The RNA shown here (transfer RNA) has 71 nucleotides and comes from a Solirubrobacterales bacterium. RNAcentral records the identical sequence in 3 taxa. Its Rfam family is "tRNA". It is annotated as a transfer RNA. The sequence is in RNAcentral, with records from ENA. The coordinates come from a structure-prediction model, not an experiment, and the mean pLDDT is 83.

RNA sequence: GCGGGCGUGGUGUAACGGUCGCACAAGAGCCUUCCAAGCUCUCGGUGCCGGUUCGAGUCCGGUCGCCCGCU
Numbered sequence: 001g002c003g004g005g006c007g008u009g010g011u012g013u014a015a016c017g018g019u020c021g022c023a024c025a026a027g028a029g030c031c032u033u034c035c036a037a038g039c040u041c042u043c044g045g046u047g048c049c050g051g052u053u054c055g056a057g058u059c060c061g062g063u064c065g066c067c068c069g070c071u
Stems, first nucleotide, its partner, number of pairs: 001070007010024004018054001026042005047063005
């Protein structure tokens, strides 16, 4: 330099173009003499910039980062 894959809460991981789900973590409450465990609730997210579309995490272009391959 060229090609490919991936990028989603704090972490891991889902999501035919149609309400971004689950688990852990965190916070609050219940329970307990206290702690742990358990139960309930809450919190918090689509790398960035554009395009297509009534509607984009998803499709298209660019860009950034990581990984893999080629040279």